[in-house]
RNA sequence: AGAGUUUGAUCCUGGCUCAGAAUGAACGCUGGCGGCGUGCUUAACACAUGCAAGUCGAACGAGAACGGGAUUGCUUGCAAUCCUUAUUAAAGUGGCGCACGGGUGAGUAACACGUGGAUAACCUACCUAAGGUUCUGGAACAACAUUGCGAAAGCGAUGCUAAUACCGGAUGAAAUGUAUUUCUCUUCGGAGGUUUACAUGAAAGAGUGCCUCUAUUUAUAAGCAUUUGACAUUAGAUGGGUCCGCGGAUCAUUAGCUUGUUGGUGGGGUAAUGGCCUACCAAGGCGACGAUGAUUAGCUGGUCUGAGAGGAUGAUCAGCCACACUGGAACUGACACACGGUCCAGACUCCUACGGGAGGCAGCAGUGAGGAAUUUUGCGCAAUGGGCGAAAGCCUGACGCAGCAACGCCGCGUGAGUGAUGAAGGCUCUUGGGUCGUAAAACUCUGUCAGUAGGGAAGAAAUUGCAUAUAGUUAAUACCUAUUUGUAUUGACGGUACCUACAAAGGAAGCACCGGCUAACUCCGUGCCAGCAGCCGCGGUAAUACGGGGGGUGCAAGCGUUAUUCGGAAUUAUUGGGCGUAAAGCGAGUGUAGGCGGUUUGUUAAGUCAGAUGUGAAAGCCCGGGGCUCAACCCCGGAAGAGCAUUUGAAACUGGCAGACUUGAGUAUGGGAGAGGAAAGUGGAAUUCCUGGUGUAGAGGUGAAAUUCGUAGAUAUCAGGAGGAACACCGGUGGCGAAGGCGACUUUCUGGCUGAAUACUGACGCUGAGGCGCGAAAGCGUGGGGAGCAAACAGGAUUAGAUACCCUGGUAGUCCACGCAGUAAACGGUGAACACUAGGUGUAGCGGGUAUUGACCCCUGCUGUGCCGCAGCAAACGCAUUAAGUGUUCCGCCUGGGGAGUACGACCGCAAGGUUAAAACUCAAAGGAAUUGACGGGGGCCCGCACAAGCGGUGGAGCAUGUGGUUUAAUUCGACGCAACGCGAAGAACCUUACCUGGAUUUGACAUCCCGGGAAUCUCUUGGAAACUUGAGAGUGCCCUUCGGGGAGCCCGGAGACAGGUGCUGCAUGGCUGUCGUCAGCUCGUGUCGUGAGAUGUUGGGUUAAGUCCCGCAACGAGCGCAACCCCUUUCUUUAGUUACCAUCAUUCAGUUGGGGACUCUAAAGAUACUGCCCCGGUUAACGGGGAGGAAGGUGGGGAUGACGUCAAGUCCUCAUGGCCUUUAUGUCCAGGGCUACACACGUGCUACAAUGGUAUGUACAGAGGGUCGCAAGCUCGCGAGGGUUAGCUAAUCCCUUAAAGCAUAUCUCAGUUCGGAUAGGAGUCUGCAACUCGACUCCUUGAAGUUGGAAUCGCUAGUAAUCGCGGAUCAGCAUGCCGCGGUGAAUACGUUACCGGGCCUUGUACACACCGCCCGUCACACCACGAGAGUUGAUUGUACCAGAAGUCGUUGGGCUAACCUUCGGGGAAGGCAACACCUAAGGUAUGGCUGAUGAUUGGGGUGAAGUCGUAACAAGGUA
Repeated sequence: AGAGUUUGAUCCUGGCUCAGAAUGAACGCUGGCGGCGUGCUUAACACAUGCAAGUCGAACGAGAACGGGAUUGCUUGCAAUCCUUAUUAAAGUGGCGCACGGGUGAGUAACACGUGGAUAACCUACCUAAGGUUCUGGAACAACAUUGCGAAAGCGAUGCUAAUACCGGAUGAAAUGUAUUUCUCUUCGGAGGUUUACAUGAAAGAGUGCCUCUAUUUAUAAGCAUUUGACAUUAGAUGGGUCCGCGGAUCAUUAGCUUGUUGGUGGGGUAAUGGCCUACCAAGGCGACGAUGAUUAGCUGGUCUGAGAGGAUGAUCAGCCACACUGGAACUGACACACGGUCCAGACUCCUACGGGAGGCAGCAGUGAGGAAUUUUGCGCAAUGGGCGAAAGCCUGACGCAGCAACGCCGCGUGAGUGAUGAAGGCUCUUGGGUCGUAAAACUCUGUCAGUAGGGAAGAAAUUGCAUAUAGUUAAUACCUAUUUGUAUUGACGGUACCUACAAAGGAAGCACCGGCUAACUCCGUGCCAGCAGCCGCGGUAAUACGGGGGGUGCAAGCGUUAUUCGGAAUUAUUGGGCGUAAAGCGAGUGUAGGCGGUUUGUUAAGUCAGAUGUGAAAGCCCGGGGCUCAACCCCGGAAGAGCAUUUGAAACUGGCAGACUUGAGUAUGGGAGAGGAAAGUGGAAUUCCUGGUGUAGAGGUGAAAUUCGUAGAUAUCAGGAGGAACACCGGUGGCGAAGGCGACUUUCUGGCUGAAUACUGACGCUGAGGCGCGAAAGCGUGGGGAGCAAACAGGAUUAGAUACCCUGGUAGUCCACGCAGUAAACGGUGAACACUAGGUGUAGCGGGUAUUGACCCCUGCUGUGCCGCAGCAAACGCAUUAAGUGUUCCGCCUGGGGAGUACGACCGCAAGGUUAAAACUCAAAGGAAUUGACGGGGGCCCGCACAAGCGGUGGAGCAUGUGGUUUAAUUCGACGCAACGCGAAGAACCUUACCUGGAUUUGACAUCCCGGGAAUCUCUUGGAAACUUGAGAGUGCCCUUCGGGGAGCCCGGAGACAGGUGCUGCAUGGCUGUCGUCAGCUCGUGUCGUGAGAUGUUGGGUUAAGUCCCGCAACGAGCGCAACCCCUUUCUUUAGUUACCAUCAUUCAGUUGGGGACUCUAAAGAUACUGCCCCGGUUAACGGGGAGGAAGGUGGGGAUGACGUCAAGUCCUCAUGGCCUUUAUGUCCAGGGCUACACACGUGCUACAAUGGUAUGUACAGAGGGUCGCAAGCUCGCGAGGGUUAGCUAAUCCCUUAAAGCAUAUCUCAGUUCGGAUAGGAGUCUGCAACUCGACUCCUUGAAGUUGGAAUCGCUAGUAAUCGCGGAUCAGCAUGCCGCGGUGAAUACGUUACCGGGCCUUGUACACACCGCCCGUCACACCACGAGAGUUGAUUGUACCAGAAGUCGUUGGGCUAACCUUCGGGGAAGGCAACACCUAAGGUAUGGCUGAUGAUUGGGGUGAAGUCGUAACAAGGUA
């Protein structure tokens, strides 16, 4: 620091996801040791049990027991007494503590917290300092004793008693209050000091010692000394109370809230200010700078993350707050409205004798519950700290330790070195090897941790005892107090840390991942299954993505997963984003608050800047140092620190105040243009209607029709009239207006704009949240009006349907007046204002200048409105002085797509509806611009038997053949639009043959290797359908040889490696082939352009069969294709003449034979044709048209030749081949059957339907092929197929071999025929082992359909179509098929508008699997979340009323009454109890708000498999 993911690819926008760090974590797998930390995040849910706050006898009264000792009675044993235990335990009075420490985060949006101030408005026990006081009396109440009630808890009665408990009196320096005198300070409110008078009003003793003085008696008391308490006061310290400025959550779908409310006066209350409370008076106070309400939440130092700014968080530690079962209340006290106190109410739990009682773990452990989840009912007060005490000491679940947990951080180990036969084994393999891998083994070492044994700390200093010394006190060297030194004593952890020794590599490695992101690859299994997945996505038979193995990568006592936070995310943008088209400018104005604001002078000092001071707790972070062996961790020191407050200074800028200016803004004067607005009036053309005339059969309408109108007279035409609406031409990217919008003419009223010149005001300005007015069309209300047009509606068409498009009608509406509504693609898809930044060229309005008689023309200024274009900007498209450029100010708006501009709520509206405006859920995209293709019922150009013009067919018949279907034991398999279907198959009776039935066989029918035997082979023979099998006989070959034998080949037998497979996969493949298409295309290098995909070249103008050529051009060149080179054919020449040929000569039946080398022909080499020549056109081009010559003329004709690629096209059954399957079978052999079936459908053909013909007779002319397992002449037999016999020929020699149509003659005469030949009967021939299933041919007989073929469709442009025969391959035999050959031999093409296919350019696109594309909505089904819903049921909160516990304050003084005082009567007594009153918690009744759950039914939404109906959108998407 980035990466993946939208696309065929690209750039951008934009979301989603990942890599990092972290955690009080949990879960899965695994687990050696230690140190330091941390450990109920959920139910502030309920709690058994134990412990967590006591202490003081030096404040007080009273005071045991166990035990120990002694003595006595006495027999072991028991009893009694005394001492000790005992300055005791337990309980009580009293003091201090219990308000600290510990826990939790429910509540709280608040002066609760943080920060900084204020308190002149306050308090502070214990502690410190100072000086002062501590005098004198009294009465009770616990404990205790006796006794009563009760189950208990507990409560009572009578009596006794002490105090540092309680209550009087005295004193009053000081304090407080009032009055007074005066001084200082001041925030002017007061505060502090000082003088005097009056009033109020304190206390408590205890411990130890001494006898100098006094008293008595050794000793004690008074007294003295000392220690410690008590009281009042002042000051300090510490801790707290209260107030204020500022700061930190969400929601406006919460906009108004408030009556003690805001203020004042008097009073009360408090430690203290204050509506804190009360009476009266006034009517205020808060709020868009967010009051009130709702929701959520303890706050902070800090913690996590981040470069930072920020964001998230508030465990442990520390500060503050709040709470203690829930709610309320006070008491005590220095402090509480009190976690382990009290009272009341409530819920819950427990005890109960049913009458009544007890309790509060959010202290430490622990239990249950909840939950994914969080520990021991441990040890100790040794340390630190706290309470009490004079102290010893006691108490302390604070704390110190230990235990449990890999929960986290840190450290260590699981060994180190050498070691290649690269061992065995695993995995893989192209069988060579590779890899695990120096890894192991083996050898040599070391000894951390764990283990055993031994040693063994620091943490401990105090206190206290004893001893010693010094000082103080005193009469005293006693005693006491203080201090010094020495000594003794105290450790939970723990025999722990640590050290040493011993033996032994011995006891100690896992987890995740390996398609990309992201480091790391292979084998097997599986087969859209099982599964994986953070995103993209893997899996449908070769999965680096699933599961396992091997190997590898990463981290490591851990590793992964899940959850959460920040980061990446500039994806809320202050740093640091945007708004023409991606999400986003309000429809447009006016204007309030607010924000911002021209030049200049002075002043001020709020902002700003600089300095100083205070604060910014500690811990943490950072730096330095130190201590644990290091580190984590801990200790010490330092630094830093935003902010806040105080203060000093500066004065440029912003602000305030005062003054000035004119350029921003405005006003005045006289001009200009205009569909600017409102009202009134006027006009002509046209449509329609009415009246009348002329006139007759149609009119109208459409793609074509019909509905409709018309003989009752339409349409057409003429004249007159009525009525409403709109204003042709001018008219123009012309004008005006803020926008919506405005168009005949005239008048009136009126707004704005603009040019020029002078004068005036003096910043008066810009923007503008709310607010207010305006706002097309459609719509609504009331009343008019209504010609034309025209939603709805009706009819006619179209159509599969047609609730549409088209047609005929037609009502609201459109028009006017007055209201409402408030929205549009209200668009320049571009908010307003100001300034700046090259130009060019139009146009509208108004000026200025030069010149002119004038009008033009020319130059120039301002205002508007267009086009082009530089810089710049932009993702690109594009914008570009009218900015989307560069800046400033203000407003509005956006933050992935869908759900949704929807629901709910609120506001507005008569309604329709509008404005504001979510969430659940769901997807990984949605989108913008541009690129290349493909496509279009888009456009342009061009070509092709594409159409047209013609000729002949197919489709109808019969048959042949192939296919589908059906059938079958099997009808083997493949091929399926063109480009499957007379195709593989150039030939299924057996074989072929792959199929079926049956019979056999298992190293095999075939290949290689090993062993044994035998030559091979032939003949006969048993069984059998054959394969196979039984037996017998004959037979000993070839090569080498050292003669022993060996080798090759063949046959038989045996064992195993292996063979075999027309089994599967053509979607794993090679090769071959088809097709677009013999179409003219397909690309590359360099350069240039573009951010890029890409473009250019290859486009353009011509031309061509052609990307063929020419010209032009940011392109220049090149390659594969085209063409040419090759073959055949056409003409000629040369050479050569046998088996071919024969003009001349001879000869014959005959080129038969001589001969010839001329001709034909054969087969070799050459020549020829190139737009070369001429004319015309064309750009002086390419080229085209015409002509000459020529056998041939513009690639002469034909063939071979098939670019980059497309179709997962075809073929695993030609061949080859990966993988899978099979191996006594899916292999192999054999017999028979089947591939030949047959209601049917289709393709391709043959033969016909006849007279351009059939039949009969005669007769003429080919080419190209084939032949020895062959072609076969001739002769002969047969009607014939053919048979017999056999010459010739290994072929220019012989044979197949008579070519046929044609021609000549005859006949038939339009008929189902002398056409046609199917079908059938009979008889034969040939091939073959064998013609039944199932061959071909011959003869005789039979004589079906068919009379030219519907829709539709095919071929062909010249030696072609049509027609006629001939040959060949395959083959024993079998052709109407296929491949060739020649004979005869046409017609037509005006032309490119439309169909089909193709090429180029261009355009649109929401397509890219590319239109056989994409895609919308209803309906049906399933699931999910949400809204409405008669209601039902909870939570919470408000208002009114009822009732009102405990309790404080107050009132009463009619009831009872303490201490104390007393004159004993009484007072006390305005006290206490009691009663009353106010306030008030829970509770109740009624009625609202808000919010949740649920609800028959219902509404739309989303998602789903291959459903249904249509085809709305994307191309002109077929009606833009």
Overview:
This is a predicted structure of a 1520-nucleotide RNA (small-subunit ribosomal RNA) from an uncultured prokaryote. Rfam family: Bacterial small subunit ribosomal RNA. The prediction has a mean pLDDT of 83. RNAcentral holds the sequence, with entries from ENA.